The RNA shown here (transfer RNA) has 72 nucleotides and comes from a Dehalococcoidia bacterium.
The prediction has a mean pLDDT of 81.
Rfam family: tRNA. About the family: Transfer RNA (tRNA) molecules are approximately 80 nucleotides in length. The family's RNA type in Rfam is transfer RNA. Rfam links the family to the GO term triplet codon-amino acid adaptor activity.

RNA sequence: GCCCCUGUAGCUCAGAGGAUAGAGCGCGAGCCUCCGGAGCUCGGGGCGGGAGUUCGAGUCUCCCCAGGGGCG
Numbered sequence: 001g002c003c004c005c006u007g008u009a010g011c012u013c014a015g016a017g018g019a020u021a022g023a024g025c026g027c028g029a030g031c032c033u034c035c036g037g038a039g040c041u042c043g044g045g046g047c048g049g050g051a052g053u054u055c056g057a058g059u060c061u062c063c064c065c066a067g068g069g070g071c072g
Stems, first nucleotide, its partner, number of pairs: 001071007010025004018055001027043005048064005
């Protein structure tokens, strides 16, 4: 330098153009307990950045950024 893949919550991942973007773990609070743990309930928190297509984009296209892999 060229090609391919990935980027969604603190972490690991779903979400194949349409309704309030979800799960597990973790975190906070409450209940329970002598205290903790376990259990139960509730809660906070997110689409890498920009542009485009579309009535509508996490999803499609382009550019950029970051990470991984291959080739030279």